[in-house]
Context: one part of a larger RNA
Molecule: small-subunit ribosomal RNA, 5' domain
Organism: uncultured bacterium
RNA sequence: GACGAACGCUGGCGGUGUGCUUAACACAUGCAAGUCGAACGAAGCUUGAUUGAAGAUUUCUUCGGAAUGAUUCAUGAUAUGACUGAGUGGCGGACGGGUGAGUAACACGUGAGCAACCUACCCUUAGGAGCGGGAUAGUAUUUGGAAACGAAUAGUAAUACCGCAUAAUAUAUGAUCAUGGCAUCUUGAACAUAUCAAAGAUUUAUCGCCUAAGGAUGGGCUCGCGUCUGAUUAGAUAGUUGGUGGGGUAACGGCCUACCAAGUCGACGAUCAGUAGCCGGACUGAGAGGUUGAACGGCCACAUUGGGACUGAGACACGGCCCAGACUCCUACGGGAGGCAGCAGUGGGGAAUAUUGCACAAUGGGCGCAAGCCUGAUGCAGCAACGCCGCGUGGAGGAAGACGGUUUUCGGAUUGUAAACCUCUGUCCUAGGUGAAGAGAAAGAGACGGUAGCCUAGGAGGAAGCCCCGGCUAACUACGUGCCAGCAGCCGCGGUAAUACGUAGGGGGCGAGCGUUGUCC
Numbered sequence: 001g002a003c004g005a006a007c008g009c010u011g012g013c014g015g016u017g018u019g020c021u022u023a024a025c026a027c028a029u030g031c032a033a034g035u036c037g038a039a040c041g042a043a044g045c046u047u048g049a050u051u052g053a054a055g056a057u058u059u060c061u062u063c064g065g066a067a068u069g070a071u072u073c074a075u076g077a078u079a080u081g082a083c084u085g086a087g088u089g090g091c092g093g094a095c096g097g098g099u100g101a102g103u104a105a106c107a108c109g110u111g112a113g114c115a116a117c118c119u120a121c122c123c124u125u126a127g128g129a130g131c132g133g134g135a136u137a138g139u140a141u142u143u144g145g146a147a148a149c150g151a152a153u154a155g156u157a158a159u160a161c162c163g164c165a166u167a168a169u170a171u172a173u174g175a176u177c178a179u180g181g182c183a184u185c186u187u188g189a190a191c192a193u194a195u196c197a198a199a200g201a202u203u204u205a206u207c208g209c210c211u212a213a214g215g216a217u218g219g220g221c222u223c224g225c226g227u228c229u230g231a232u233u234a235g236a237u238a239g240u241u242g243g244u245g246g247g248g249u250a251a252c253g254g255c256c257u258a259c260c261a262a263g264u265c266g267a268c269g270a271u272c273a274g275u276a277g278c279c280g281g282a283c284u285g286a287g288a289g290g291u292u293g294a295a296c297g298g299c300c301a302c303a304u305u306g307g308g309a310c311u312g313a314g315a316c317a318c319g320g321c322c323c324a325g326a327c328u329c330c331u332a333c334g335g336g337a338g339g340c341a342g343c344a345g346u347g348g349g350g351a352a353u354a355u356u357g358c359a360c361a362a363u364g365g366g367c368g369c370a371a372g373c374c375u376g377a378u379g380c381a382g383c384a385a386c387g388c389c390g391c392g393u394g395g396a397g398g399a400a401g402a403c404g405g406u407u408u409u410c411g412g413a414u415u416g417u418a419a420a421c422c423u424c425u426g427u428c429c430u431a432g433g434u435g436a437a438g439a440g441a442a443a444g445a446g447a448c449g450g451u452a453g454c455c456u457a458g459g460a461g462g463a464a465g466c467c468c469c470g471g472c473u474a475a476c477u478a479c480g481u482g483c484c485a486g487c488a489g490c491c492g493c494g495g496u497a498a499u500a501c502g503u504a505g506g507g508g509g510c511g512a513g514c515g516u517u518g519u520c521c
Stems, first nucleotide, its partner, number of pairs: 001520003005517005012391006018384002020349001025347003029344003034091003039088002043084002046081001049078001051074004058067003098302003108226007117219002122215007130164004139154006170195005176189003180185001200207002228274003235265003240262008277299004281292004304325005327338004355381001357380003363377001364375004394424002397421001404415004428462001429458006438448001465510005470491003476505005486493002
């Protein structure tokens, strides 16, 4: 000098950041990923064309009745418009958010390569969408179970599923010519055979669907170099090293498998052990360097522990599935349910770290043609002097140098222009009024927030402490104590005149802080 700090004393305001470093300990409760009716069928509710019944009122009346028809009830095949919650289907739940346990590794950083690869949505270009089929959920009935959750039968729709057709610049095989390259090979041209596609909706504006090529974006793999400590760890290794055949993958590869060979790594430190997420950066330093990796940004890894795959363009998937373990809960004992290292919050651990807040107004994300819905991302507010920055606690005048305190050689000295007193100001404060920007091409829409700002009024009123004073090191006297009580970073103070302990007066330093402790330079 620095800090994600803690502790002691003290504490007025604002701005802006930061806030479980320990138990990757266990978690009550709420929320954190949905959306689309312009893919689909059915159900419910409502509007209502229609039909039937009752019928107030009014008019006419031969008093029997006739016409009118507010309103109420029912119906609702067919038609109509909105809404609701399930279900099928699509897209998104692989992003965003958290944590740093593991990892000494192509994990990360940097520089290359892939002639060995993939890429939903998006953009560009070219072409296409013809004909059919069988199911199934929801539903109804029956039924099992305490529940979680099922089973059987019947019947139904689709942008769900399947078949056929069409088809190449796709894929596979075969053969020809030319080009390029580091070998396998690549690229281009023309050829033959075989195989593979589609879906509709609608407000008629559009939005979708299929194939191929290119782009963009995102990823996968390989390599050079760099990346902590220990030799009181010296040998390590059998899928181990290489080859061939086969399998697998988007793709190369012992990635896997069968066979063959006996290799491969290592004092330029293998192996083993310990520690650790890596980086941009941060702190310090004149620099070289040393230390560090909180916040913000990039990458990686993980999601109660271990293992596994499914779906998908993408996962071996935090709020998906299956199995096993530990733990917690429910149970009718047969069996089930759960996973805060998301945001709040609780217990525990600890020297120590916040609200079970508001809003989708902005920025961004998902879905949707859109309106919009969702969004603990995010924007804000709350708490904490935890850090940094700024402001204030008054300004000017005022000597009888007051009182009081301390001290004294008793003359005085000092506190000290300090106070009183006079005058002024209004930053902050209090009250009232006004009141934003942040919101786009028109309109609407502001959580923050009646906030910031501005105006008026009031009144010095409400706002100073902490540490130190022997030397290092700025700042001295008195009393008490008497090697006691105590101080102390080092040297060292204290045993009767202690500037070093305690108190007081005075002084010095910093100041809403000041000291102490810890860690790094």